[in-house]
RNA sequence: GCUCGGUUGGUGGGAGAGAUCGGGGGUGGCGCCAUGCCAUGCCUCGGCGCCGAAGGAGCAACCUCCCCGGAAACUCUCAGGCGGAAGGACCGCCGACCGAGG
Numbered sequence: 001g002c003u004c005g006g007u008u009g010g011u012g013g014g015a016g017a018g019a020u021c022g023g024g025g026g027u028g029g030c031g032c033c034a035u036g037c038c039a040u041g042c043c044u045c046g047g048c049g050c051c052g053a054a055g056g057a058g059c060a061a062c063c064u065c066c067c068c069g070g071a072a073a074c075u076c077u078c079a080g081g082c083g084g085a086a087g088g089a090c091c092g093c094c095g096a097c098c099g100a101g102g
Base pairs, nucleotide, nucleotide: 002101003100004099005098006097007096008095009094010093011092012091013090018048020047021046022045023044024043025042026040027039028038029037030036049082050081051080055078056076057075058074062070063069
């Protein structure tokens, strides 16, 4: 130098589900200037409906003959998410460190 495995940095890709209903605030417009009306891809709180690929939890093939334990992209939906942005399991590429082989 090479291969495999683990950890990690950069970079590219990366799905699903209401642009839902309502309250308050902000902003803009109208106005008979009032305690009004309308709009709002802004902020926040709540309702109903939904998604699963941050995280979390549960069962399991299996590890392994037994106990303990571990264990998914399966299941749940606490958390998170349902315009865009952000995030995003996982995958590709380029590195760094550690271990094993040689």